[in-house]
A computed fold for a 361-nucleotide RNA from a Candidatus Eiseniibacteriota bacterium, annotated as Bacterial RNase P class A. It matches the Rfam family "Bacterial RNase P class A". The family's RNA type in Rfam is ribozyme. It was read from a public genome assembly, where an Rfam model found it. Its mean pLDDT, the model's own confidence on a scale to 100, is 76.
RNA sequence: AGAGACUUCCAGGCAAUCGCGAGAUUCGUCUCGAGGAAAGUCCGGACUCUAGAGGGCAGAGUGGUGGGUAACGCCCACCGGGAGCGAUCCUAGGGAAAGUGCCACAGAGAAUAGACCGCCGCGGAACUUUUGUUGCGUGGUAAGGGUGAAACGGUGAGGUAAGAGCUCACCAGCACUUGGGGUGACCCAGGUGGCUUGGUAAACCCCACUCGGAGCAAGACCAAAUAGGAGAGGGAGAAGCGGCCCGCUUUGUUUGAACUCUCGGGUAGGUUGCUAGAGGGCGAUGGCAACAUCGUCCGUAGAUAAAUGAUUGCCGGCCCUUCGGGGUUAACAGGAUCCGGCUUAUUGGAAGUCUCGGUAC
Numbered sequence: 001a002g003a004g005a006c007u008u009c010c011a012g013g014c015a016a017u018c019g020c021g022a023g024a025u026u027c028g029u030c031u032c033g034a035g036g037a038a039a040g041u042c043c044g045g046a047c048u049c050u051a052g053a054g055g056g057c058a059g060a061g062u063g064g065u066g067g068g069u070a071a072c073g074c075c076c077a078c079c080g081g082g083a084g085c086g087a088u089c090c091u092a093g094g095g096a097a098a099g100u101g102c103c104a105c106a107g108a109g110a111a112u113a114g115a116c117c118g119c120c121g122c123g124g125a126a127c128u129u130u131u132g133u134u135g136c137g138u139g140g141u142a143a144g145g146g147u148g149a150a151a152c153g154g155u156g157a158g159g160u161a162a163g164a165g166c167u168c169a170c171c172a173g174c175a176c177u178u179g180g181g182g183u184g185a186c187c188c189a190g191g192u193g194g195c196u197u198g199g200u201a202a203a204c205c206c207c208a209c210u211c212g213g214a215g216c217a218a219g220a221c222c223a224a225a226u227a228g229g230a231g232a233g234g235g236a237g238a239a240g241c242g243g244c245c246c247g248c249u250u251u252g253u254u255u256g257a258a259c260u261c262u263c264g265g266g267u268a269g270g271u272u273g274c275u276a277g278a279g280g281g282c283g284a285u286g287g288c289a290a291c292a293u294c295g296u297c298c299g300u301a302g303a304u305a306a307a308u309g310a311u312u313g314c315c316g317g318c319c320c321u322u323c324g325g326g327g328u329u330a331a332c333a334g335g336a337u338c339c340g341g342c343u344u345a346u347u348g349g350a351a352g353u354c355u356c357g358g359u360a361c
């Protein structure tokens, strides 16, 4: 130099003009005004309402160990397994000897194994001078071939007609067990045993642990018009047909019309909840770390169909350069009760630590 691994940060700055939302105002104006994900709404909480002895079933979720946290399915450290030369990365990682189910295609056989080819014994037949060869029948055989993601331990020796944990040695695995290390998951070094037990639990299931329900459109308060309700007063009308009168119809006068007053509920609308909170920066201390404690400093949106924008100039970044200058300036995206996470989207840069060691181009 190259090729990589991991972690963190920034998300243009200033000024002028014209605008938008909120607050303050001496009515002149002044101050403040989105994000690292505000997103998906996937987890966990705060807060609110609801129900209230306690327990269980059902249902949902989580699943190595230890720690952190308000809590978590998050984070940190470690253990086991897998990938990589390595830095490092991935891991739903309890139980398959409680039971049930499933294992496509291919293959003879897919879980009380299996005889397709091959190998071997026996019988009889044909051929051959003969040890034999060929095909048939019958039995043995899981060494070899072939199929498959997976074929019922692996390698070697003995053994056998050929073979086989049939026997033995070593290895792997299983059950039990001894010593040592670790808080623990687990690790290291042995011993004994029978010789061997497939996979799948993000299939049912079993085990352990956790979880009431609804959500700021929660909840609380104020409260119009119209219609309807209740009470008090009132005491004979009221409604329809009709331009008006008469008239007719219905209804009311013991069961009480018109009209007047009062009350209460809800709707529209408004106020509140509403943003100082598990808050942030810096430093010290404890801890490997996540994080915790203490000290000090800071003040930072609160809209309601929803404001936070546009133009110009300078600086900064990037590209080109004849070193005079010229060009260009983002991507993803936007609050809606508030926090902690996870996941997803994404431009241009910056910084740090580490690995490989001629790899790289």
Base pairs, nucleotide, nucleotide: 002356003355004354005353006352007351008350009349010348012315013314014313015312016311017310018309020033021032022031023030024029035332039343040342042341043340044339045338046337047215048214049213050212059211060210061209062208063207064078065077066076067075068074079093080091081090082089083088094206095205099204100203101200102199103198116145117144118141119140120139121138122137123136125134126133127132153171154170155169156168157167158166172196174193175192176191177190178189179188180187181186219272220271221270222269229263230262231261232260233259237251238250239249240248241247279298280297281296282295283294284293285292286291316329317328318327319326320325